[in-house]
Molecule: transfer RNA
Organism: Planctomycetota bacterium
RNA sequence: AGGGGAUUGGUGUAACGGUAGCACGGCUGAUUCUGGUUCAGUUAGUCCGAGUUCAAAUCUCGGAUCCCCUA
Numbered sequence: 001a002g003g004g005g006a007u008u009g010g011u012g013u014a015a016c017g018g019u020a021g022c023a024c025g026g027c028u029g030a031u032u033c034u035g036g037u038u039c040a041g042u043u044a045g046u047c048c049g050a051g052u053u054c055a056a057a058u059c060u061c062g063g064a065u066c067c068c069c070u071a
Base pairs, nucleotide, nucleotide: 001070002069003068004067005066006065007064010024011023012022013021018054025043026042027041028040029039030038047063048062049061050060051059
């Protein structure tokens, strides 16, 4: 320098262009002599900016970070 891939709550991982889920975690409560387990409730997210569309995590453009290949 060229090409390819990834980015979604604290973590991991889903989601035909049409309600952003699940698991673990955190917090509160119940249970327990205490802790753990279990149960109930709760918490919190689409990497950034623009465009297309009635509607964008998803499509298009530009950018950021990380990884891989070639030189």